[in-house]
RNA sequence: GCCGGCAUAGCUCAGCCCGGUUAGAGCGCUACGCUCAUAACGUAGAAGUCCCGAGUUCAAAUCUCGGUGCCGGCA
Repeated sequence: GCCGGCAUAGCUCAGCCCGGUUAGAGCGCUACGCUCAUAACGUAGAAGUCCCGAGUUCAAAUCUCGGUGCCGGCA
C1' cells in the first nucleotide's frame, strides 16, 4: 500500500442482513428488605449522542459516503 472483520451501558455482548413500540440482556454499581454481621437471595433504581461527520428518508444503531481506532490476511 491492498483486502476483510470489529466499534452499542463500567465490563462481556445481542439487535444491523430485511429502517418503524420508549434502545436491550448478563455481570457489575446504588438503595432498601432479609441477617447478630458479611455473602447469597429478593425488590427497586441509576447508567447510552449506538466511535466521529455528512447524505438518503416521513422515520437511521440499522442503508450510502468519508474519517478515526483496534484486530487479521496479502504484498